[in-house]
Context: one part of a larger RNA
Formats: sequence, C1' cells, structure tokens
RNA sequence: CUGCGUUGAAGGAACUCGGCAAAUUGCACGCGUAACUUCGGAAGAAGCGUGACCUCCAGUAACGCAAGUUAUUGGUGGUGGCACAGACCAGGGGGUAGCGACUGUUUAUCAAAAACACAGGGCUCUGCGAAGUCGCAAGACGACGUAUAGGGUCUGACGCCUGCCCGGUGCUGGAAGGUUAAGAGGAGGGGUGCAAGCUCUGAAUCGAAGCCCCAGUAAACGGCGGCCGUAACUAUAACGGUCCUAAGGUAGCGAAAUUCCUUGUCGGGUAAGUUCCGACCUGCACGAAUGGCGUAACGACUUCCCCGCUGUCUCCAACGCAGACUCA
Repeated sequence: CUGCGUUGAAGGAACUCGGCAAAUUGCACGCGUAACUUCGGAAGAAGCGUGACCUCCAGUAACGCAAGUUAUUGGUGGUGGCACAGACCAGGGGGUAGCGACUGUUUAUCAAAAACACAGGGCUCUGCGAAGUCGCAAGACGACGUAUAGGGUCUGACGCCUGCCCGGUGCUGGAAGGUUAAGAGGAGGGGUGCAAGCUCUGAAUCGAAGCCCCAGUAAACGGCGGCCGUAACUAUAACGGUCCUAAGGUAGCGAAAUUCCUUGUCGGGUAAGUUCCGACCUGCACGAAUGGCGUAACGACUUCCCCGCUGUCUCCAACGCAGACUCA
C1' cells in the first nucleotide's frame, strides 16, 4: 500500500450524479395508531412502555387411585450488573409526485423496468367438411369443440368518459352504365390455284372478375386551419368580416416521461433550490381504446423532502486477519 473486518473525539450527508456503502431498526406482550379508501385496507402505520434473577400469593391445563410431576398465566415484595428479547438470529420510519391497477413474465452471460402479460372492454371473421393454420396430397390441428364457441386485431383493474371528419387509403355492399382477357363471331382483305379448294389475316357485335362509378364504415389506416378588425384608460376580444377545408381539437389535462425559447412567471420548501411540489396557459410540437383524466392497494421502478442513524464526509487514525514489500 491492497483486500476483508472491528472501533472511534466533536460534528452528522457538509460526501456524492444519487445516503452508493455502512450504521440505525429488529423478538414477544400491553397500550396506541393519521390522511385517504374500491370499507377489504392503509397497519407491524407512527409512537410509548414492559422483559433477567430471588421470595411469597393466587390460578389454569395434561397425566396420576393418591402423593405429586410437567407445562403455563397473573400479582406482591426484593437482589445484582455498564447493559436483562444481554451471544447468534432478527423490519429503519414518515411525507409528496410520476409511471404501471394488482400477483406474475423478460434480455441464460452488462438492462427486471414505466417494457411483456393480465382480468375487463371494443371491433371483426367464422353456421361446421367453420373460419384460421401446417401439408404437393392424403391428412392433421382447430375440436371428440359448435356463436355464452373458435380465430385475428386494438385497448388494458376500477371510476367519469370516449367529441368532429368517410375527401384520401382500406374494408363491406351495389340486378344500371363505362372499360375489358381468353373465347364466340364473322363484314371485309391477302397468298395460291383453271376451278373446287387450301391457307393467312380480320371490322362490327356478344364476352367474367377487377378497375372506373354509387353508397356505408373511424374502439378501420388516419386527419382535426389562416388572416384582418372590434368594448367609454390601457390591455384583451364575448362580436364581425374574409380565404381555405373532408372536418377544423370537444371534455379533460397542460413548461408535462411531451415546453425549443427556458433556470418561463408567481407561490411553497432552503440562509442560499437548473431538481421538487402547487398554480398560470404564450400547448415550438397534449388530447380522448396508437385511449383522455382521476384513482385506494401494490412496486428490489423513478423524483423530491423530513426524522432517526451513521467514517459517506470535515480528516483521517488505531487494531485484527490475509497478501504485497524487506531481510533470513
């Protein structure tokens, strides 16, 4: 000096991206326990007290014929220690916010999560030799099931809700019309032949699905404006005008896991706060099942604050064990 441990004056997170690591707490009994809540919880919330040994008193249970033995509960008085759940073992706690409802699942070997799944919700296909999937086929799964079933897809407990647009793309429907392949059809034309004929070409016309066309459909893919003026301070604009569109973003939320300018502005917390919480709305570029906004419980998730605690630190020191190192 390194690794693993033990201890530490005063201070107690000043360390650091961040209390990472360590320390604190830890058991049983008694008391006591908030907001919120889906009334189940939250909760071991938090917080406070007692605990060893001796003496005496009272009781309970099991076994036993009994004497009694074993286990155990409550109380009285006392004794010793620095310390009585004496070693070992053995929850630190509280508050705020975000995300995900939850228990689960995942990158075997750098990611455990807010990702996946989930119960629940919707749309859609499928009438049974089902749809769908595998296979050249036979055949098989679906299913020894039958629409309260099975497949696909989106969302993701629960509560309150889920606005407008069908112009584009997709899907579904449509006895008309347009276009149209093979095929049918043969007017007409070419070659050859004396001819009959053979052969080549070929206009009208009739020809499916598809496309065009006409409708429907957004919990289908998706989309959801601009400029100008206006109120008796100013400012702003309930109001008006105009252009464009398929329709111009409703409710709710909003500097947000989304805000560039930005450390926005105001308030709270600190002596001091680019983070955090509450507001405002000027949303560069939220927004309603690519779900919106809330939400008790839950989380080895993320953020901020507080109490306790500590060698994380001010600032390092000593000791133990194992190495390194020096000498033999």
Large-subunit ribosomal RNA, domain IV from Aureimonas ureilytica, 328 nucleotides, folded computationally.
Its mean pLDDT, the model's own confidence on a scale to 100, is 89.
The source organism's lineage runs through Bacteria, Pseudomonadati, Alphaproteobacteria, Aurantimonadaceae and Aureimonas.
The full RNA is in RNAcentral, with records from ENA and SILVA.
Its Rfam family is "Bacterial large subunit ribosomal RNA".